[in-house]
RNA sequence: GGGCCGUUAGCUCAGUUGGUAGAGCACCUCUUUUGCAAAGAGGGGGUCGCAGGUUCGAAUCCUGUACGGUCCA
Numbered sequence: 001g002g003g004c005c006g007u008u009a010g011c012u013c014a015g016u017u018g019g020u021a022g023a024g025c026a027c028c029u030c031u032u033u034u035g036c037a038a039a040g041a042g043g044g045g046g047u048c049g050c051a052g053g054u055u056c057g058a059a060u061c062c063u064g065u066a067c068g069g070u071c072c073a
Base pairs, nucleotide, nucleotide: 001072002071003070004069005068006067007066010025011024012023013022019056027043028042029041030040031039049065050064051063052062053061
């Protein structure tokens, strides 16, 4: 220098014919218990790495770019 993969909630990850973002764990509240744990119910939390473009509409398509991984030179 070039190819490929990844970047989405605090963490691990889904979301793949473009239609308004989710799961598990964690966190908070309540119930239950003498108390803790477990269990049950409810709740908060994300401008989808960043910047543009296309579109009525973009996490998703296109371009550029940053970071990480990997391969080639």
The prediction has a mean pLDDT of 81. Transfer RNA from an uncultured bacterium, 73 nucleotides, folded computationally. Its Rfam family is "tRNA". By type it is a transfer RNA. From the family's description: Transfer RNA (tRNA) molecules are approximately 80 nucleotides in length.